[in-house]
RNA sequence: AGAGUUUGAUCCUGGCUCAGGUUGAACGCUGGCGGCGUGCCUAAUACAUGCAAGUCGUACGAGGGAAGUCCAGCUUGCUGGACGGAACGAGUGGCGAACGGGUGAGUAAUACGUAAGCAACCUGCCUGCAAGGACUGGGAUAACACCUGGAAACGGGCGCUAAUACCGGAUAGGUAACAAAGGGGCAUCCCUAUGUUAUUAAAGGUUAGAAACACAAGCAGAUGGGCUUACGGUGCAUUAGCUAGUUGGUGAGGUAACGGCCCACCAAGGCGAUGAUGCAUAGCCGGCCUGAGAGGGUGAACGGCCACAUUGGGACUGAGACACGGCCCAGACUCCUACGGGAGGCAGCAGUAGGGAAUUUUCGGCAAUGGACGAAAGUCUGACCGAGCAACGCCGCGUGAGUGAAGAAGGUUUUCGGAUUGUAAAGCUCUGUUGUAAGGGAAGAACAGCACGGAAAGAAUCCGUGAAUGACGGUACCUUACCAGAAAGCCACGGCUAACUACGUGCCAGCAGCCGCGGUAAUACGUAGGUGGCAAGCGUUAUCCGGAAUUAUUGGGCGUAAAGGGUGCGUAGGCGGCCUGUUAAGCUUAAGGUGAAAGCGUGGGGCUUAACCCCAUAAAGCCUUAGAUACUGGCAGGCUAGAGUACUGGAGAGGAAAGUGGAAUUCCAUGUGUAGCGGUAAAAUGCGUAGAUAUAUGGAGGAACACCGGUGGCGAAGGCGGCUUUCUAGACAGUAACUGACGCUGAGGCACGAAAGCGUGGGGAGCAAAUAGGAUUAGAUACCCUAGUAGUCCACGCUGUAAACGAUGAAUGCUAAGUGUUGGGGAAACCCAGUGCUGCAGUUAACGCAAUAAGCAUUCCGCCUGUGGAGUAUGCACGCAAGUGUGAAACAUAAAGGAAUUGACGGGGGCCCGCACAAGCGGUGGAGUAUGUGGUUUAAUUCGACGCAACGCGAAGAACCUUACCAGGCCUUGACAUCCCUUGCAAAGGUAUAGAGAUAUAUUGGAGGUUAUCAAGGUGACAGGUGGUGCAUGGUUGUCGUCAGCUCGUGUCGUGAGAUGUUGGGUUAAGUCCCGCAACGAGCGCAACCCUUGUCUUCAGUUACCAUCAUUAAGUUGGGGACUAUGGAGAGACUGCCGGUGAUAAACCGGAGGAAGGUGGGGAUGACGUCAAAUCAUCAUGCCCCUUAUGGCCUGGGCUACACACGUACUACAAUGGCGCAUACAACGAGCAGCCUCAGGGCGAGCCACAUGGUGACAUGGAGCGAAUCUCUGAAAGUGCGUCUCAGUUCGGAUUGAAGUCUGCAACUCGACUUCAUGAAGUUGGAAUCGCUAGUAAUCGCGGAUCAGCAUGCCGCGGUGAAUACGUUCUCGGGCCUUGUACACACCGCCCGUCAUACCAUGAGAGUCGGUAAUACCCGAAGCCGGUGGCCUAACCAGCAAUGGUGGGAGCCGUCGAAGGUAGGAUCGAUGAUUGGGGUCAAGUCGUUCCAAGGUAACC
Repeated sequence: AGAGUUUGAUCCUGGCUCAGGUUGAACGCUGGCGGCGUGCCUAAUACAUGCAAGUCGUACGAGGGAAGUCCAGCUUGCUGGACGGAACGAGUGGCGAACGGGUGAGUAAUACGUAAGCAACCUGCCUGCAAGGACUGGGAUAACACCUGGAAACGGGCGCUAAUACCGGAUAGGUAACAAAGGGGCAUCCCUAUGUUAUUAAAGGUUAGAAACACAAGCAGAUGGGCUUACGGUGCAUUAGCUAGUUGGUGAGGUAACGGCCCACCAAGGCGAUGAUGCAUAGCCGGCCUGAGAGGGUGAACGGCCACAUUGGGACUGAGACACGGCCCAGACUCCUACGGGAGGCAGCAGUAGGGAAUUUUCGGCAAUGGACGAAAGUCUGACCGAGCAACGCCGCGUGAGUGAAGAAGGUUUUCGGAUUGUAAAGCUCUGUUGUAAGGGAAGAACAGCACGGAAAGAAUCCGUGAAUGACGGUACCUUACCAGAAAGCCACGGCUAACUACGUGCCAGCAGCCGCGGUAAUACGUAGGUGGCAAGCGUUAUCCGGAAUUAUUGGGCGUAAAGGGUGCGUAGGCGGCCUGUUAAGCUUAAGGUGAAAGCGUGGGGCUUAACCCCAUAAAGCCUUAGAUACUGGCAGGCUAGAGUACUGGAGAGGAAAGUGGAAUUCCAUGUGUAGCGGUAAAAUGCGUAGAUAUAUGGAGGAACACCGGUGGCGAAGGCGGCUUUCUAGACAGUAACUGACGCUGAGGCACGAAAGCGUGGGGAGCAAAUAGGAUUAGAUACCCUAGUAGUCCACGCUGUAAACGAUGAAUGCUAAGUGUUGGGGAAACCCAGUGCUGCAGUUAACGCAAUAAGCAUUCCGCCUGUGGAGUAUGCACGCAAGUGUGAAACAUAAAGGAAUUGACGGGGGCCCGCACAAGCGGUGGAGUAUGUGGUUUAAUUCGACGCAACGCGAAGAACCUUACCAGGCCUUGACAUCCCUUGCAAAGGUAUAGAGAUAUAUUGGAGGUUAUCAAGGUGACAGGUGGUGCAUGGUUGUCGUCAGCUCGUGUCGUGAGAUGUUGGGUUAAGUCCCGCAACGAGCGCAACCCUUGUCUUCAGUUACCAUCAUUAAGUUGGGGACUAUGGAGAGACUGCCGGUGAUAAACCGGAGGAAGGUGGGGAUGACGUCAAAUCAUCAUGCCCCUUAUGGCCUGGGCUACACACGUACUACAAUGGCGCAUACAACGAGCAGCCUCAGGGCGAGCCACAUGGUGACAUGGAGCGAAUCUCUGAAAGUGCGUCUCAGUUCGGAUUGAAGUCUGCAACUCGACUUCAUGAAGUUGGAAUCGCUAGUAAUCGCGGAUCAGCAUGCCGCGGUGAAUACGUUCUCGGGCCUUGUACACACCGCCCGUCAUACCAUGAGAGUCGGUAAUACCCGAAGCCGGUGGCCUAACCAGCAAUGGUGGGAGCCGUCGAAGGUAGGAUCGAUGAUUGGGGUCAAGUCGUUCCAAGGUAACC
């Protein structure tokens, strides 16, 4: 510091996700040791049990009675008595219990933090003043004893007694009031000294004594508290108004103290957009985590403050509490009970239950530190110190080190060679941290007290010495001995992200943080091996910060991505021209105070190191004081450049009102006139013989203003258009007289604001939602047509929104030019104000903007923060309504989006081509048959091919075989290949028997071999598979398409994808060629080179040919080498020549010559690529599968089935014909080289002349020919003659019967052919559709491959031989350029809405249930305060006394008052029949709304 993810690719915007760090954590797997820390985040839920606050006998009186001493008795070590008074100790009394410890419920301020203030306050214990005071009296009471109530808790009565308990008096000082003096200050005031009046203290115990302790009052200090002020830290405005003790005053009261703190009276204030009030949430801080910082998050442990102690209320005591382990009352809960009544409060330490993902021992000790009490010893202390449990965290150590290649074994993998695990192990040599055992063994301990000593007159006190004091703990640590012995896991390995292979699985199981993996070869699932990372831990989950400049102060944006308010005026606020003076608020400098400690940072130090601990130091902020004055601000004075006023001038659809004009539509009246008009793509509805349309004249009425008219004008925007008049606003130019910063922006506010719509009243010609009818259509609630109502118009009022757009807020200044136009000025150059275009710098993601900025800057306002849900719900405001403004969340999702690029596509455009259409000829589709396919059937009807580009296709030929299918019978190292072992005399073949055959047996036979190469048997490695996957592949092929395209190098342009070249102007069959050009070149394609055909020349002369000569039945034979033909070699055609057109080019048009003319005809030749196109069944091949079978052999059957559908063909329907007789002319091709043999020749096979027989298929005999020689081989259509005469026929030939022929082991399933007989459909074929542009279509026959036989199919061959093409509008396909795009598996695309199913969250909802905070009223505990007839009353007073008084108390009454009750509202939550929309979900329904002109342009 970045990375992944939107796209075919790119740039941008923008979200989501990851890598880092953190934790009081939890969970999974694993786990050796030690140190230091940490440990109920949830139920402030309920708690059994024990402990957590006592202490003092030197305050008091009882109780108690030890040690010791004395006396007596005697059984001389016992008993008794006396004195003595220790320990203990209930009670009175004192101090403490308000600390320490816990928790975070409440609390948005009576809290906290920071900085101040108290002249408005208190303060026990402690210290100083201080060597000051402490005088004198009195009356009770608990304990105790007796009686007594109660289950208990706990009391009641009577009697006795003490104090450092309580009370009276004196005195001091203090306090208060008044008087008056001095000093000080900050307004109220404060200090010092004095006088008068009033009021107010005390306590002792101990000791031999002193000292020390304790007591009282005062003044100070210290400590701790109380109160006040300012500033600071939170979410919601869908919380905008709140407040009656409320704000202030006066006077009483109250408090330690100020104060509406409380009360009476008076006034009507106080707070609030700088956010009051309300609601929600929350203890605050030092700090902690993160971050470069600014910030963000957090408030465990440690420390400070606050609040609370079962819930609520209350006071008492006290220096201090409204009190965690105190009291009273009320509520809930729990426990005891004799039912009458009582007891309790772990948010102290342990512990229990519950809740929860989750958090420890009912431990030891007061040895240390600290606290309470005490004179002290000491007692108490779950504070604390320690130990235990827990990898919960941080830190440290270890699980060994060195050597060791036969690179061991084993594992994994493999291309079988190896590679890897891997110096890893073993082995050898060492070490002993830790561990185990034994021994030694701390520091933490020093006080106080005790004993002794020293200084001083002595004591206190101080110093020194000695003994004694340790929970942890026989722990840390040290020494010795022993053995490598006891100690490694977890996660990951597709990218991000370090690390890869094998097997299993087969969109299953599963993984996943994001993108995404898995549908038979998964580096992504599971396992294994290997590797990477970290390591006593490792991963996961959760949380926070970071990355995120993704809320942007540092540090973002708003033309099109989210985002400029519809426009103006203007309030608050913010900002503001030049000069001078002053001030010192901001700003700045220095010093001081504070900033607790801990922590962090820095520098040192101590535990072996580190964590940890100790010491020192630095610092933001706030406050105070003193300086400086440039800038900003305040105050004062001035200026004119900003702004405004005045005057002059012209321009304009600026606004309002009134009037007025012509054209056109419609309607009415009348005339002329006759059958149509109107409307559309075409029609129909409609109008018209009751006279329309048309035409003419006259009239009525409403609305809008042609031409001018223009990226012309005006206005803030919306908007404004005939003409005239009146009223009225603004801008511009010129002049420079006046004012003197008067300015800019503008939250709220006010006003204006298209169209549609609403209300009231008019008006209504045309147009026209709704509506009706007619069409269109599968439907057509639309588009089109005919009608037509609101509305459109006017007046007044409302609504307040638009794609209200320049998708661009307002203002000011600055920053190259050129050009058009409107207005003004100037003599002109030119200047000012608008409005447009082009364009530089600059800017932008790009497109683009560019003085009218989207450039460079300043000021102010508005707005944005992924997409959907949604501009929805709810609340509120406005509105008559429609609706508008404000405006969420749950949930879902990884994208949504902008600009540009390359393609593809368009019922976009332009150009061009093709039997593409058109023009023609002939077919298919109808019939019968053949053949293929689908379907059906079947034991099987083997398999493949499926739009063009499957379907007479693989198959150039299924009776057996083929054959892969089915049934049955058989074989199992196999029918075939290689290797190994054993045996060897007989293998193949022939014959016979059994059998359907395979096969088995017998016999014959005698090759080959014995160095076993042959055969049989055996063994396992293996053979075998037309089994699967063409979506794992090679190879081959089809198709676009013989279409003219497809690319590269270098350069240039662009951020980039990409572009350029390859586009443009011409031209071509062609990216063919020429010209131009930021391109210049090149490659694969095109063309040419190849074959064939057409012409000629030459060479050759047999089996071909025959003009001349001879000859024959016959080119039959001589002969010839002319011709034809054959097959070798050549020539020829190149736009070469001429004319025209063109740009003087390329080229095109015409012509000449020529056998052939513009690639002469035909063929072969198929660019980059597309279709996961076809083929695993031609072959090859990975992987998977079968292995007595999915392999192999055999017999029979099937592939030939048959209600049907489709494709491709043949034959026809007839007279351009059928039939009969006669007769002429082709071409391409085919025909064993098998055996024997030296050869010749022979055997066998093929084509078979010719002859004979047969009606015929054919049979028999038989010559020739391994072929320009012989044969197939008579070509047919044609021609001549005859017949038929338009009929289901002398057309047509299916079907069927009979008889035959041939091939072949074999024609039943299932062959072809022949003869005779039979004689079906069919009379030219609907919608639709195919081929063909010349030797072509059409028509006619012939040959060949396959093949024993089987051809209407296929491949070739020749004969006869046409018609038509105006042309490119349309259909189909293709090429180039351009345009639009929401498409990119690319229009067979994408995509919208209703409905149906399932799930999710949410709104409304008659209501129902519950919470919260208030209000009004009722009731009113405890308690403080106030009052008080009667009652009670030790201390003081009066009185001789009785008694009375002061004061006090219980009781009662009253104010306030918690809980409770009643009532109506507010608000929040849960729930609710039903209902609304929303979201999500591989293959549901209906349509086709959007994206292309999306088929009616889209949108607001």
This is a predicted structure of a 1500-nucleotide RNA (small-subunit ribosomal RNA) from an uncultured rumen bacterium. The RNAcentral record of the sequence draws on ENA, Greengenes and SILVA.